This is a predicted structure of a 74-nucleotide RNA (transfer RNA) from Ulvibacter sp.
Rfam family: tRNA. By type it is a transfer RNA.
Lineage of the source: Bacteria > Pseudomonadati > Flavobacteriia > Flavobacteriales > Ulvibacter.
RNAcentral holds the sequence, with entries from ENA.
Its mean pLDDT, the model's own confidence on a scale to 100, is 80.
């Protein structure tokens, strides 16, 4: 240097062919039970969907730079 695939909550992943407020388990935070602790239950909170930008009536999703990880390759 080209070339593919990825980036979504603090970790791990979904999200259908572009369409309703982007969920989940865990992890936080409260509460109940419990002498306490753990365990379980109920509950809350947390996203600029990597970054700017283009197409659309609508973008997490489609396109175009850039930024980062992983892999091919000369």
């Nucleotide at each position: 240097g080209c070339c593919c695939u990825c980036g979504u909550a603090g970790u791990u992943c979904a999200a259908c062919u572009g369409g309703a407020u982007a969920g989940a388990a865990c992890a936080g935070g409260a509460a109940a039970c419990u002498u306490c602790u753990a365990a379980u239950u109920u509950u809350c909170a947390g996203g600029u969907u990597g970054c700017a930008g283009a197409u659309u009536c609508g973008a997490a999703u489609u396109c175009u730079g850039c930024c980062g990880a992983g892999g091919g390759u000369g």